This is a predicted structure of a 67-nucleotide RNA (transfer RNA) from a marine eukaryotic metagenome. Its Rfam family is "tRNA". By type it is a transfer RNA. Its mean pLDDT, the model's own confidence on a scale to 100, is 84.
RNA sequence: CGGUGUAGCUCAGUGGCAGAGCAGCUGUUUCGUAAACAGCAGGUCAAGGGUUCGACUCCCCUCACCG
Repeated sequence: CGGUGUAGCUCAGUGGCAGAGCAGCUGUUUCGUAAACAGCAGGUCAAGGGUUCGACUCCCCUCACCG
């Protein structure tokens, strides 16, 4: 100097309700397990400040990690 930081994990989301897959839980099915199917739960969006009617998103700064 550049990049990254969002659910337990891997990642979308580039100004207007925070999401997916996997994992977890419950149910259906099975003699039972797995698979399949249906549903549920899970987030101070790394911290602080600014701009804006409104910020995960734009700006500044700090921290952590990678180069």